RNA sequence: UCUCGACAAGGGCAAACCCGCCGAAAGGUGGGGGCGCAAAACCACCGGUCUAAGGGGCAUGACCCUAAGGCAGCGGGGCUACCGGA
Repeated sequence: UCUCGACAAGGGCAAACCCGCCGAAAGGUGGGGGCGCAAAACCACCGGUCUAAGGGGCAUGACCCUAAGGCAGCGGGGCUACCGGA
């Protein structure tokens, strides 16, 4: 430096589900758990997607639209890093 990762070593993270807390919700967070992960570390910049409190609509409802809220374990991009390999 790399569009690399083998059945190596030491380790790391933690899906579903259950419980507490926060939140309108999506979701987050702590504990248990362990499906998986070589960036499953970090950043909502692009696409996607979830929610719709507040706001808006008219056909007034178990209705529709809307992100200033989320998801980095959906993809792309940015950025940093352990061990090994070349």